[in-house]
RNA sequence: CCGUGCUAGACGGGGAGUUGGCGGUGCCCUGAACCCGCAAUCCGCCAUAGCGGGGUCGAACUCCCCCUUGCGGGCUGGCUUGGGGGCCCCUGGGCCCCGUGGGACAGCGUUGAAGGUCGGGUCCUGCGCGGCAGAGACCUGUGAACCCCGCUAGGCCCGGAAGGGAGCAACGGUAAACAGGCCCCUCUGAGCGCCGCAGGGGUGCCUGGCUGGAGCCGUCUAGGGGUCUACGCCCGUGCGCCACGCUCAAGAGGGGGUGCACGG
Numbered sequence: 001c002c003g004u005g006c007u008a009g010a011c012g013g014g015g016a017g018u019u020g021g022c023g024g025u026g027c028c029c030u031g032a033a034c035c036c037g038c039a040a041u042c043c044g045c046c047a048u049a050g051c052g053g054g055g056u057c058g059a060a061c062u063c064c065c066c067c068u069u070g071c072g073g074g075c076u077g078g079c080u081u082g083g084g085g086g087c088c089c090c091u092g093g094g095c096c097c098c099g100u101g102g103g104a105c106a107g108c109g110u111u112g113a114a115g116g117u118c119g120g121g122u123c124c125u126g127c128g129c130g131g132c133a134g135a136g137a138c139c140u141g142u143g144a145a146c147c148c149c150g151c152u153a154g155g156c157c158c159g160g161a162a163g164g165g166a167g168c169a170a171c172g173g174u175a176a177a178c179a180g181g182c183c184c185c186u187c188u189g190a191g192c193g194c195c196g197c198a199g200g201g202g203u204g205c206c207u208g209g210c211u212g213g214a215g216c217c218g219u220c221u222a223g224g225g226g227u228c229u230a231c232g233c234c235c236g237u238g239c240g241c242c243a244c245g246c247u248c249a250a251g252a253g254g255g256g257g258u259g260c261a262c263g264g
Stems, first nucleotide, its partner, number of pairs: 001264006009057003012030004020046005034054005063257007072248004076243004081238002084235004091230008100222001102221004107216002115211008123200006129193002132189005138181005148173003156165003
């Protein structure tokens, strides 16, 4: 060096997740790679970390190590977008308040501001007055067959006569009653009053006198406070994208390494 037969080993690997940890089933990546059984309210193991059974290859394209490249994943950060929770610390809004500041505009004010003081009104009670309403009284008119009055033709009665008497109708008047008038008088009433008097109450508003001697007030704006709120702030989180760094890393390329027996 060649041949034959073996052995170690290999017949996929990796990421996340799970787990005290390892591997597998399940998910994802790689890409082509023996078969059967087991397994997510899991299965099998313990640093020699899937187990059991069967099969194939076998010391090299295949096993082991190193380097390069590198699919993909993880961590971190950022952007965009959509949920969730919390909060007004920041920003922006809504509403309310002000012994606050400056300014702008307008109004009142030396024909007298703010302030001080004394009154009046508005409010309540009582009385009066007035008005209104009702009733009475008063005025006018109507108004009784008889049982109201006056006067009583005719007729009637008494009388010799003169004369006298009672008396119906009509006429005149009147009572009750009715109608109208009157607001002069009296009484009564109340959801009346630009009225009067007296008392009370109140400093809110209006108003007057005196004092005082220059301010007062409205809107806008600024500031402060309270409260609510979101395209605001804070804390998680889902989809998508990006970045650089770290980490794991399939696959590919390159380099190196690797056993026993027999025969020639």
The RNA shown here (Bacterial large signal recognition particle RNA) has 264 nucleotides and comes from a Pseudomonadota bacterium. The source organism's lineage runs through Bacteria, Pseudomonadati and Pseudomonadota. The model forms 91% of the base pairs in the Rfam consensus. It is recorded under the gene name ffs. Its mean pLDDT, the model's own confidence on a scale to 100, is 76. Rfam family: Bacterial large signal recognition particle RNA. It is annotated as a non-coding RNA gene. RNAcentral holds the sequence, with entries from ENA.